This is a predicted complex of two RNAs, RNase P RNA and transfer RNA, with 466 nucleotides together. The coordinates come from a structure-prediction model, not an experiment, and the mean pLDDT is 80. Rfam match: Bacterial RNase P class A. Rfam classes the family as a ribozyme.

């Protein structure tokens, strides 16, 4: 140089000009409360809103996204069973929690650097394996193999041999059919074969070691019986109530607690799947129709940011120091110049730079965090792999 | 801001224990009519919204995206 592979970082600065948002502080005007003092005309200082103007300090992400997961938090009056249902699946850990994340164990893909894996159970039971094939699940004989009997021809003096043709059998080696055909590979042995037998691998089962474990490692030992599908059904372990900031609290402002259907006093209803125990309540539910589109809290100090030191192979813990950093509403972060950095392509040419044009993605908070997932621009390191050079 | 559903031929929809893509309309083509419409025949048209993954095999069974459509306010 080219191909790739993993991990990390920015998310453009700096300046000037108009501008946006929400607040802290001030100056002026207004409107309101109570208050002092007054010659009753009013004057003087406090609060508290609003409106304008000046000053400070601030003002989106790495994904704010898709709501797929997992929790803070509210309310649903809720404790226990049991059955449904849903979801998770190697093993140790980390975590508030998880289907995340780290370590490590098997499997599979790659040369290789790495990379992916809903990765329990199919010798507990059920289903299902279309189509082609003879046979697809306690299998199965289509071609071929071999034997053995019968029958025709030929050969031979005979014994018999070869061919062909029927029939009964044997056989999973070989071919073909499929994704898939009841262990592979090699010797033996056989009429031919076949775990028949024997070697080595693979499976199973015991036992010993090593590891917390998953799992490895190694000895004995069974001739193989066990195919696949559990992102079907199921089993087995663990876990899971709903329902969302339009949750939900106050307070203001209006209205007709109107009308109608249903369920029921051994009854309903109370955790938005059944049921049952206990405990509470006294009706519940469904549609129509009336009314208001107003404030304030929740609402941003938090499983928070940074930086140090210690610990863990590592996710991560712990201690200690400094920071306050958007929070209103249908919803504020933008534009214009200039310079500088970044990237692309052209020209040049002293091989390092000038010169000139262009680009800068994805996207945008709406209670608030962990995480996965899609979208997307550029830089940095470590590593692999092939070429060419010295 | 939050929940649900739904995509299959030009239009409207089926499509279950995962193996064959279908139905009615419209369209072409041909026959019947003096001709046209009704009618008969026969034909053409599908990346089952897009990727991946599980399986031997995916419209369908899981995951992720993309479009569309719908409902969710507070009082008495």
């Nucleotide at each position: 140089c080219g191909a790739g592979u993993g991990g990390c970082c920015c998310a453009g600065g700096c300046g000037g000009c108009c501008g946006c948002c929400g607040c802290g502080g001030u100056g002026c005007g207004c409107a309101c409360g109570g208050g002092g003092c007054u010659u009753c005309g009013g004057c003087c200082g406090c609060g508290c809103g609003c409106g304008c103007g000046c000053c400070g300090a601030g003002g989106a992400g790495g994904a704010a996204a898709g709501u797929c997961c997992g929790g803070a938090c509210u309310c649903c009056g809720c404790g226990g069973g049991u059955c449904a249902g849903g979801g998770u699946g190697g093993u140790u850990g980390u975590u508030a929690a998880c289907g995340a994340c780290a370590a490590c164990c098997g499997g599979c893909c790659g040369c290789g650097a790495g990379g992916c894996c809903a990765g329990g159970g199919a010798a507990a039971g059920u289903g299902c394996c279309a189509c082609a094939g003879a046979a697809a699940g306690c299998a199965a004989a289509c071609c071929g193999c071999c034997c053995c009997c019968c029958g025709g021809c030929c050969g031979g003096c005979g014994a018999c041999g070869g061919u062909c043709g029927g029939g009964a059998g044997g056989u999973a080696a070989g071919g073909g059919u499929g994704a898939a055909a009841g262990g592979g590979u090699g010797c033996g042995g056989u009429a031919a074969g076949a775990g028949c037998g024997c070697a080595c691998c693979g499976c199973g089962a015991c036992c010993c070691c090593g590891g917390u474990g998953a799992c490895g490692g190694g000895g004995u030992u069974g001739g193989c019986a066990a195919g696949g599908u559990a992102a079907a059904c199921c089993c087995c372990a663990c876990c899971c109530g709903g329902a969302g900031a339009a949750a939900g609290a106050c307070c203001a402002c209006a209205u007709a607690g109107g009308g109608g259907g249903g369920c029921a006093a051994u009854g309903g209803c109370g955790a938005c799947g059944a049921c049952c125990c206990g405990c509470g309540c006294c009706g519940c539910u469904c549609c129509c129709g009336g009314g208001u589109a107003g404030g304030u809290c929740g609402u941003u100090c938090g499983a928070g940011g940074g930086g140090g030191c210690g610990u863990g192979u590592g996710a991560g813990c712990g201690c200690u120091c400094c920071c306050c950093c958007a929070g209103a509403g249908a919803a504020a972060u933008g534009g214009c110049c200039g310079c500088c950095a970044c990237c692309c392509c052209g020209c040049u040419c002293u091989c390092g730079g000038g010169c000139g044009g262009g680009g800068a993605a994805c996207a945008g908070g709406a209670u608030c965090c962990g995480g996965c997932u899609u979208a997307c621009g550029g830089g940095c390191c470590a590593c692999u792999c092939g070429c060419g050079u010295c | 801001g939050g929940g649900g559903a739904u995509a299959u031929a030009g239009c409207u929809c089926a499509g279950u224990u995962g193996g064959g893509a279908g139905a009615g309309c419209g369209c072409g083509u041909g026959g019947a009519u003096c001709g046209c419409a009704c009618c008969c025949a026969c034909g053409a048209g599908g990346u089952c919204g897009g990727g991946g993954g599980u399986u031997c095999g995916a419209g369908u069974c899981c995951c992720c995206c993309u479009a569309u459509c719908u409902c969710c306010a507070c009082c008495a």